A computed fold for a 106-nucleotide RNA from a Saprospiraceae bacterium, annotated as SAM riboswitch aptamer (S box leader). It was read from a public genome assembly, where an Rfam model found it. The model forms 97% of the base pairs in the Rfam consensus.

[in-house]
RNA sequence: UACUUAUCAAGAAAGGCAGAGGGAUUGGCCCUGUGAAGCCUUAGCAACCUAAUUUUCGGAUUAAGGUGCUACAUCCAGCUUCGAUAGAAUCGAAGAAAGAUAAGUC
Numbered sequence: 001u002a003c004u005u006a007u008c009a010a011g012a013a014a015g016g017c018a019g020a021g022g023g024a025u026u027g028g029c030c031c032u033g034u035g036a037a038g039c040c041u042u043a044g045c046a047a048c049c050u051a052a053u054u055u056u057c058g059g060a061u062u063a064a065g066g067u068g069c070u071a072c073a074u075c076c077a078g079c080u081u082c083g084a085u086a087g088a089a090u091c092g093a094a095g096a097a098a099g100a101u102a103a104g105u106c
Base pairs, nucleotide, nucleotide: 002105003104004103005102006101007100008099013042014041015040016039017038021031022030023029025078026077027076028075043070044069045068048066049065050063051062052061053060054059074098079095080094081093082092083091084090
């Protein structure tokens, strides 16, 4: 890098350095000199892997070592189907694609 599986409306931020971008992509809508990205420190959230205990072997409880995360639903939509509508715009529902994270395989 690629593939497989699972999850993605919950949760959790302060300080320092730095100095203009950021929310993956396109459109929209937002965040941002009352300080973006990035880096560091400390704190926290969660519980995928892990450990211990337990088990009716499905799981459950506790811990927090490896990751991850700490604006907005993956911020919303995009593509398909269905419904509302005479139709369009628009709205609602379901799914797909793409993405992120974890675990595994080559």